[in-house]
RNA sequence: GGGCCCGUAGUUUAGCCAGGACAAAAUUCUCCGCUUCGGACGGAGCGAUCGUGGGUUCGAAUCCCACCGGGCCCG
Numbered sequence: 001g002g003g004c005c006c007g008u009a010g011u012u013u014a015g016c017c018a019g020g021a022c023a024a025a026a027u028u029c030u031c032c033g034c035u036u037c038g039g040a041c042g043g044a045g046c047g048a049u050c051g052u053g054g055g056u057u058c059g060a061a062u063c064c065c066a067c068c069g070g071g072c073c074c075g
Base pairs, nucleotide, nucleotide: 001074002073003072004071005070006069007068010027011026012025013024020058029045030044031043032042033041051067052066053065054064055063
């Protein structure tokens, strides 16, 4: 220098190919129930402008471009 993959709640991952309804789940955390207390279990709640910036579009996590970070390969 060239190519490919990844980046989404505190954490781990879906959703992206093929654009559309409040962005989903588990876990963590908070509260309640249960328990002598705690744990486990059950219930409820909080939490992500989807790596950054631009473009396309009525509408972008999703499509296009550039950049940033991480990983792999080629020279």